[in-house]
Source information
A computed fold for a 73-nucleotide RNA from Monodelphis domestica, annotated as transfer RNA. The source organism's lineage runs through Eukaryota, Craniata, Vertebrata, Amniota and Monodelphis. RNAcentral holds the sequence, with entries from GtRNAdb and Rfam. Its mean pLDDT, the model's own confidence on a scale to 100, is 84. Its Rfam family is "tRNA". A source record names the gene tRNA-Met-CAT-7-1.

RNA sequence: GCCUUGUUAGUGCAGUAGGUAGCGUGUCAGUCUCAUAAUCUGAAGGUUGUGAGUUCGAUCCUCACACGGGGCA
Numbered sequence: 001g002c003c004u005u006g007u008u009a010g011u012g013c014a015g016u017a018g019g020u021a022g023c024g025u026g027u028c029a030g031u032c033u034c035a036u037a038a039u040c041u042g043a044a045g046g047u048u049g050u051g052a053g054u055u056c057g058a059u060c061c062u063c064a065c066a067c068g069g070g071g072c073a
Stems, first nucleotide, its partner, number of pairs: 001072007010025004019056001027043004049065005
């Protein structure tokens, strides 16, 4: 340099023929207990890597860029 793949909640990851995002874990409350942990319940937490395009509408499609993984030279 070229090809390919990934980027989504603090963290590890899902997601959909384009219709407004969920699970585990963690955090904070409550429940239970003499108490702690575990259990169970609830809550908070996301400009879906950045920018642009297409569209009535984009996490999803297209392009560029940034960063990471793999391959070739």